This is a predicted structure of a 66-nucleotide RNA (transfer RNA) from uncultured Gemmiger sp. The coordinates come from a structure-prediction model, not an experiment, and the mean pLDDT is 82.
RNA sequence: AGUUUAGCACAGUUGGUAGUGCAGCUGAUUUGUAAUCAGCAGGUCGGGGGUUCGAGUCCGUCAACU
Numbered sequence: 001a002g003u004u005u006a007g008c009a010c011a012g013u014u015g016g017u018a019g020u021g022c023a024g025c026u027g028a029u030u031u032g033u034a035a036u037c038a039g040c041a042g043g044u045c046g047g048g049g050g051u052u053c054g055a056g057u058c059c060g061u062c063a064a065c066u
Base pairs, nucleotide, nucleotide: 001066002065003064004063007022008021009020010019016053024040025039026038027037028036046062047061049059050058
């Protein structure tokens, strides 16, 4: 100095209530598996604090990693 967001890899637009791919589960299809299709679940956004009507986003601090 940079990074930290779902099990893994990552998005997230001048602050407005967080998504994608893979993996997982269920169903359809198949003699069965795989593949394919449809659906579902899964996140105190590294921890405290501050600013703000509102913070993944801004400020500061601590921690971990490079």
The same sequence occurs in records of 2 taxa.